[in-house]
Context: one part of a larger RNA
RNA sequence: GAGUAACGAUAAAGGGAGUGAAAAACUCCCUCGCCGAAAGUCCAAGGUUUCCUGCGCAAUGUUAAUCAGCGCAGGGUUAGUCGGCCCCUAAGGCGAGGCCGAAAGGCGUAGUCGAUGGGAAACAGGUUAAUAUUCCUGUACCGCAUAUAACUGCGAUGGGGUGACGGAGAAGGUUAGACCAUCCGGGCGUUGGUUGUCCCGGUUUAAGCGUGUAGGGAGUGUUCUUAGGAAAAUCCGGGAGCACAAUUCUGAGACGUGAUGACGAGAUUUCUUUUGAAAUUGAAGUGGUUGAUACCAUGCUUCCAGGAAAAACCUCUAAGCUUCAGGUUAUAUGUGUCCGUACCCUAAACCGACACAGGUGGACAGGGCGAGUAGCCCAAGGCGCUU
Numbered sequence: 001g002a003g004u005a006a007c008g009a010u011a012a013a014g015g016g017a018g019u020g021a022a023a024a025a026c027u028c029c030c031u032c033g034c035c036g037a038a039a040g041u042c043c044a045a046g047g048u049u050u051c052c053u054g055c056g057c058a059a060u061g062u063u064a065a066u067c068a069g070c071g072c073a074g075g076g077u078u079a080g081u082c083g084g085c086c087c088c089u090a091a092g093g094c095g096a097g098g099c100c101g102a103a104a105g106g107c108g109u110a111g112u113c114g115a116u117g118g119g120a121a122a123c124a125g126g127u128u129a130a131u132a133u134u135c136c137u138g139u140a141c142c143g144c145a146u147a148u149a150a151c152u153g154c155g156a157u158g159g160g161g162u163g164a165c166g167g168a169g170a171a172g173g174u175u176a177g178a179c180c181a182u183c184c185g186g187g188c189g190u191u192g193g194u195u196g197u198c199c200c201g202g203u204u205u206a207a208g209c210g211u212g213u214a215g216g217g218a219g220u221g222u223u224c225u226u227a228g229g230a231a232a233a234u235c236c237g238g239g240a241g242c243a244c245a246a247u248u249c250u251g252a253g254a255c256g257u258g259a260u261g262a263c264g265a266g267a268u269u270u271c272u273u274u275u276g277a278a279a280u281u282g283a284a285g286u287g288g289u290u291g292a293u294a295c296c297a298u299g300c301u302u303c304c305a306g307g308a309a310a311a312a313c314c315u316c317u318a319a320g321c322u323u324c325a326g327g328u329u330a331u332a333u334g335u336g337u338c339c340g341u342a343c344c345c346u347a348a349a350c351c352g353a354c355a356c357a358g359g360u361g362g363a364c365a366g367g368g369c370g371a372g373u374a375g376c377c378c379a380a381g382g383c384g385c386u387u
Stems, first nucleotide, its partner, number of pairs: 013031006032384004040364004046344002050342001051075006060068002080141002082340003086119003092113003098107003122139005142336011153321002158316004166303004172296003177290005183202005188196001204262002208257003215250004219244008228236002263285001266281006304307001350359002366378004
């Protein structure tokens, strides 16, 4: 220079009460404003205690601070079903033997790892200051083991099936949701009107189980035979015959049950200065319209560029075992360990040296006008961006 520039989005504040040494900024109430395909909610990655409560204000916070993602202390993350571990494999990695190479090492078979993919099963309500598909209540489901009963050819690292998949397009059936009415409870105006075709609030309920619909797929069953499936096969494939024309598989939703339950506007009582808390009780809980990018659907139609693998699952036999063991069905009992689970997550908690106008994958998607996830205004919810 200079007590100058700046104090990090022009979304915005005002009043009252409280606390306190002190209040523009903290807490509560009222009004105002902003976002609302987000500036809301839930996850993944990443962070790693930042979560909740009490007590503090030196420093941190671009100002103050009684406040805090700050300091100190205490507390908090509960799972057979969510995710992992586990079983399985992809790209890729490692790689017994092996091949190659002065050495180091390179490649690679069998194999073994490796999810971003495949593989069993849970919902609704309640509860904490802080966790909940994890705790509690109610109602379920799955795997494995054992026992009992009935029936019985069981058996694999091997065979076969299945798993099992592309792009585009169109039509249909549904549901979530929304809206309107109905029903239930309450209200009648401090200001002109308001007993009315008025106003306000509510009208919610899952998985599972039963049924098997709109729709979609396939001919199905049986007998005989058989150079294929590296051996075998009753399985798959090839061939021949007979019977049946609707048979079977799949399949949202609706309906019934779950539910004489839960929830539910409120009401009553007690405690509480207020805020609020606890207990008891508890009305209606129906119909229509519209309607998804969600479900049926890995469906259907069409096209050429012809669109993972393996396990699980079903089935077949080999060795073997065939009084045993084993298998199927039903019922009952038992069992289900370990790891993650707090909190932030378009952000003041992640990546950017910062409480940085930048960056960051997925899911949800209300109302009015509208073709619309545009735009404008609102709901739920969240904020007014720390001078």